[in-house]
RNA sequence: UGAUAGAGGCGCGAAUGACAAGAGUAUGUUCUUCUACACUCAGGCAAGAGGAGAACGGAAAGGGGAAUUCGCCGAGGUUCUGCGUCUGUUGCCUGGCAGCGCAGCGCCGGGUUGUAGGAGAAUAUCCUGCAGACUGUCGCUUUCCGGAGAGGAAUGCGGAGCGCUGUUA
Numbered sequence: 001u002g003a004u005a006g007a008g009g010c011g012c013g014a015a016u017g018a019c020a021a022g023a024g025u026a027u028g029u030u031c032u033u034c035u036a037c038a039c040u041c042a043g044g045c046a047a048g049a050g051g052a053g054a055a056c057g058g059a060a061a062g063g064g065g066a067a068u069u070c071g072c073c074g075a076g077g078u079u080c081u082g083c084g085u086c087u088g089u090u091g092c093c094u095g096g097c098a099g100c101g102c103a104g105c106g107c108c109g110g111g112u113u114g115u116a117g118g119a120g121a122a123u124a125u126c127c128u129g130c131a132g133a134c135u136g137u138c139g140c141u142u143u144c145c146g147g148a149g150a151g152g153a154a155u156g157c158g159g160a161g162c163g164c165u166g167u168u169a
Stems, first nucleotide, its partner, number of pairs: 001169006009073001011072006019064001028056007037044001076108003080104005086099004109135002112132008137159004142154004
């Protein structure tokens, strides 16, 4: 230097499906009432656009705890950039926006608690920044065990996964 196999632990991610929530919300119908615009655009609209109230009726998507299975230990997450016969955005096309997938440079060891911001219907959950203690790993200091040692335990400080450990050429 290459190959290969591993470790950290409320470890990471994916799938499944009953369930909770979304929500008695949105859309719809009828009646009363206000009265001219609504949507990115066309179609639409005083034979009532779009609002308000009452009654009837009434969803869905994204996201979600436990459990099971699967793939794993830069697992994965994320900024930016590029790509896309992908999905949604009132019917079509183009564009924009949002999402999803792939690839590339960069950043993050890990989970957890608190806090600030963002997404979200939400006090669920997710993402990012900061801080605290904890934890794994390596390096260094000190003390103890050990035949000097190899190595081990404890303490303190510091670094980062492009790291660390075993085997092997």
About this RNA
Predicted 3D model of a 169-nucleotide RNA (Lysine riboswitch aptamer) from Neglectibacter timonensis. Its Rfam family is "Lysine riboswitch aptamer". About the family: Riboswitches are metabolite binding domains within certain messenger RNAs that serve as precision sensors for their corresponding targets.